Glycine riboswitch aptamer from uncultured Pseudorhodoferax sp., 86 nucleotides, folded computationally. Of the family's consensus pairs, 89% are formed in the model. Taxonomically the source falls in Pseudorhodoferax (Bacteria, Pseudomonadati, Betaproteobacteria, Comamonadaceae).
RNA sequence: UCACUGGAGAGAGGUCCACCCCGUGUGGAUCCACCGAAGGGGCAACCCGCGCAAGCGGCGAAUCUCUCAGGUAAAGCGGACAGCGA
Numbered sequence: 001u002c003a004c005u006g007g008a009g010a011g012a013g014g015u016c017c018a019c020c021c022c023g024u025g026u027g028g029a030u031c032c033a034c035c036g037a038a039g040g041g042g043c044a045a046c047c048c049g050c051g052c053a054a055g056c057g058g059c060g061a062a063u064c065u066c067u068c069a070g071g072u073a074a075a076g077c078g079g080a081c082a083g084c085g086a
Base pairs, nucleotide, nucleotide: 001086002085004083005082006081011032013031014030015029016028017027018026019025020023033072034071035070039068040066041065042064047058048057049056050055
C1' cells in the first nucleotide's frame, strides 16, 4: 500500500426558501443544542540551544484536548483503530 472481517458517539430540533411524488417528503440557507473516530490545530517527557541560576526558546505523541472542517432516527455512505492475509 492492497484484499477481507469487526468498528462508536451526538436534535426524525427551530425559522426561512426552493422543488414535486404534496409527505412524518427532498434539497439549500440560517439559528440554537450536541458528538468526537476522516482531515486539521494544541502539548508532556526525552533531546538540542541560550543562561551562574530561576528560566526562556526550539523539537515533540495519542483514542488526551480544541471543535475550524466533518457529523447528530433507521438504512446507506463515511469511519480512527483492531484482527487477518499478501